[in-house]
RNA sequence: CUUAUCCGGAGUGACGGAGGGAACAGGCCCUAUGAAGUCCGACAACCUGCUUUAUUGAGAAAGUAAGGUGCCAAAUCCUGCGGUAUUACCGAAAGAUGAG
Numbered sequence: 001c002u003u004a005u006c007c008g009g010a011g012u013g014a015c016g017g018a019g020g021g022a023a024c025a026g027g028c029c030c031u032a033u034g035a036a037g038u039c040c041g042a043c044a045a046c047c048u049g050c051u052u053u054a055u056u057g058a059g060a061a062a063g064u065a066a067g068g069u070g071c072c073a074a075a076u077c078c079u080g081c082g083g084u085a086u087u088a089c090c091g092a093a094a095g096a097u098g099a100g
Base pairs, nucleotide, nucleotide: 001100002099003098004097005096006095011040013039014038015037019030020029021028024080025079026078027077041072043070045069046068047067048065049064050063051062052061053060076094081091082090083089084088
């Protein structure tokens, strides 16, 4: 840079000891009834492996494993730009994750 997804899912644990909610800003929340982080465990989005269907080839569907990342408060927590509305919704932009 390109592409797919983003209204769902996941802890009565151990260590740790004050922050955190994925850019920035404004808000609003979580947190000593322990934040971030690490380990274990879980979730199942992508890739990978295996099995089945199908099969000229290519490609596809379902199941399974948890190997590589990811992820485990609140819709990407909400808003920001535009449209319609004036309850909100839609489309982008931006962002995050996977693959190339």
The RNA shown here (SAM riboswitch aptamer (S box leader)) has 100 nucleotides and comes from a bovine gut metagenome. The RNAcentral record of the sequence draws on MGnify.